[in-house]
């Protein structure tokens, strides 16, 4: 430089146009226990950033921004 994937709670990890954006682990707060751990309950907690398309967009399309691959050309 070309091209092709990715980006959602603190971390992993669903979502496939209309969800109350959902689990898992952590967090905190009650219960249980002589304490602790473990166990139940329950509660906060997130869609990168602009534009388009469309009644509607986390979901599709383009452009940035950031991370990964893979290849070429220099030397």
């Nucleotide at each position: 430089g070309g091209c092709c994937c990715c980006a959602u709670c603190g971390u992993c990890c669903a979502g496939c146009g209309g969800u109350u954006a959902g689990g898992a682990c952590g967090u905190a707060g009650c219960c249980c226990u002589u304490u602790c751990a473990a166990g139940g309950c329950u509660a906060a907690g997130a869609c990168u950033g602009g534009a388009g398309u469309u009644c509607g967009a986390u979901u599709c399309u383009c452009c940035a921004u950031g991370g990964g691959g893979c290849u070429a050309c220099c030397a």

Predicted 3D model of a 75-nucleotide RNA (transfer RNA) from a Chloroflexota bacterium. It was read from a public genome assembly. Lineage of the source: Bacteria > Bacillati > Chloroflexota. Rfam family: tRNA. Gene Ontology term of the family: triplet codon-amino acid adaptor activity. It is annotated as a transfer RNA.